[in-house]
Formats: sequence, structure tokens, C1' cells
RNA sequence: GCGUCCGUGAUGUAGUGGCAGCGUGCCGCUUUCCCACGGCGGAGGUGUGGGUUCGAUUCCCACCGGACGCA
Repeated sequence: GCGUCCGUGAUGUAGUGGCAGCGUGCCGCUUUCCCACGGCGGAGGUGUGGGUUCGAUUCCCACCGGACGCA
């Protein structure tokens, strides 16, 4: 330099054009003499910028970052 793949809360991940979910973690309430466990509730997320579309996390382009391969 070229090619392929990946990027989603603090963390690990699912999703695939129409509400962004799950586990762990965090906060509050409850339970307990206290802690832990359990139960209930809550906050927090689609790498960045454009394009297509009524609508984009999803499709297209560029860029950024990472992994692998070729040279």
C1' cells in the first nucleotide's frame, strides 16, 4: 500500500429498515439485627461526518480506531 472482518451504556454481547433488548455492574426501595442472597423500580448506549429513505443501529460513501491476511 491492497483486501476481508469488526466498532452498540462502565463491561460482555443480541438485534437488523419502524420501541434498542439481555447478563454483569451502578443507584433507589424492599427484605435482614447488619451484610450477602432474593424481590421491585430507575439512570445510562448504536465510533465520527455525509448520503439514500416517510423513517437508518441496520443500506451506500468517506474518515477514525482495532483484528487478520497478502505484498

A computed fold for a 71-nucleotide RNA from a Gemmataceae bacterium, annotated as transfer RNA. The prediction has a mean pLDDT of 81. It matches the Rfam family "tRNA". The family's RNA type in Rfam is transfer RNA.